Context: one part of a larger RNA
RNA sequence: CGCAGGAGCCUUGAGGGGGUCCGUCCCUAGUACGAGAGGACCGGGACGGGGCAGGCUCUGGUGUACCGGUUGUCCCUCCAGGGGCAGCGCCGGGUAGCCACCCUGCUACGGGAUAAGCGCUGAAAGCAUCUAAGCGCGAAGCCCACCCCAAGAUAAGGGCUCCCUGAAGGGCCCCGGGAGACUACCGGGUUGAUAGGCCGCAGGUGGAAGCUCCGCAAGGGGUGAAGCCGAGCGGUACUAAUCGCCCGUUCGA
Numbered sequence: 001c002g003c004a005g006g007a008g009c010c011u012u013g014a015g016g017g018g019g020u021c022c023g024u025c026c027c028u029a030g031u032a033c034g035a036g037a038g039g040a041c042c043g044g045g046a047c048g049g050g051g052c053a054g055g056c057u058c059u060g061g062u063g064u065a066c067c068g069g070u071u072g073u074c075c076c077u078c079c080a081g082g083g084g085c086a087g088c089g090c091c092g093g094g095u096a097g098c099c100a101c102c103c104u105g106c107u108a109c110g111g112g113a114u115a116a117g118c119g120c121u122g123a124a125a126g127c128a129u130c131u132a133a134g135c136g137c138g139a140a141g142c143c144c145a146c147c148c149c150a151a152g153a154u155a156a157g158g159g160c161u162c163c164c165u166g167a168a169g170g171g172c173c174c175c176g177g178g179a180g181a182c183u184a185c186c187g188g189g190u191u192g193a194u195a196g197g198c199c200g201c202a203g204g205u206g207g208a209a210g211c212u213c214c215g216c217a218a219g220g221g222g223u224g225a226a227g228c229c230g231a232g233c234g235g236u237a238c239u240a241a242u243c244g245c246c247c248g249u250u251c252g253a
Base pairs, nucleotide, nucleotide: 001152005163006162007161008160009159010158011157015149016148017147018146021049022048023047024046025045026044027043033038050107051106052105053104054103055102059100060099061098062097066093067092068091069090070089071086072085073084074083075082076081110144111143112142117137118136119135120134164252169247170246171245172244173189174188175187176186177185194240195239196238197236198235199234200233201232203229204228205227210223211222212221213220214219
């Protein structure tokens, strides 16, 4: 842009894609078979591997915007307390998110037509013959079944609800996002919790500074599970989404 107005939602499935996997153990049964050694078909059950999808409750990794410890040096401001730099200086932990070594699920049943093969009936060819006419079985394979995409399937399908003429509706712009290269997509724009801030909670670190007590001191105790605290959960209009503009027409032949 199209699908002859527009919005939201549901749907058919032409067609396309994916998948279809492998093993161990137990029962049947030490049965059939076999002199023995050995050792089943068929059928049933359990547990794994691989693959795929989803997820972060658990386990673990990362987590250079979190907390703590610590070395050297420079600086603030002498002490104390801090800041910069040194690979995040180094080290110990770690929220969200992302992730796998972690967690969950699936990899099912069945039907149809067949391959090799096994058969029935059966002539040519008085017999025989699965085949020449006809018929039945028979694969992890084929078609369907299962999962996904799907009406640009221009043959542009179907249904429900609602709206309408500078309208309905859409866009620009702005605040944002478990969306994202840009775009797109999704949420929000004061009739507002969209983001930030603030407050509370969760969670992390692990006992702040100051003061005080003990010790000559290094240091330790108390105040006090303290202080600090990204992304998490909720609340709250304090800040910012202001104000506006454009497209789109005349009932859809």
The prediction has a mean pLDDT of 86. This is a predicted structure of a 253-nucleotide part of an RNA (large-subunit ribosomal RNA, domain VI) from an Aquificaceae bacterium. Its Rfam family is "Bacterial large subunit ribosomal RNA". Gene Ontology terms of the family: ribosome and structural constituent of ribosome. The sequence was found in a public genome assembly. Taxonomically the source falls in Aquificaceae (Bacteria, Pseudomonadati, Aquificia, Aquificales).